[in-house]
Molecule: Glycine riboswitch aptamer
Organism: soil metagenome
């Protein structure tokens, strides 16, 4: 690398439109209308951190007061915060 197992954290937060995707309602009823709830986008706040990515970084080198390399440490940009899916650094097992 590859398979195959394990594999953590943090709002079930507020909130206008918008989207008919689903539930429910209406109607002149195989289509239309309601944003009522759910989801989904999107914005505010708030929060994790274990793809990545960054460093002001422990720590390792070297031609040593400079160069490089670089963490599970730190930033949180992305990304992630009901459950479930996915993603997952990491460990173990086998090629």
């Nucleotide at each position: 690398g590859c398979g195959c197992g394990g594999g953590a954290g943090a709002g079930u937060g507020c909130g206008a439109a918008c989207g008919u995707c689903c539930a429910c309602c209406c109607g002149u009823a195989u289509c239309g209308g309601g944003u009522u709830g759910g989801c989904g986008c999107c914005g505010c706040c708030g929060c994790c951190g274990a793809a990545g990515g960054c460093g002001c970084a422990a720590c390792c080198g070297g031609c040593c007061c400079c160069c490089g390399g670089a963490a599970a440490c730190g930033c949180u940009c992305a990304g992630g915060c009901c459950c479930a899916a996915g993603g997952g650094a990491c460990c173990g097992c086998g090629c």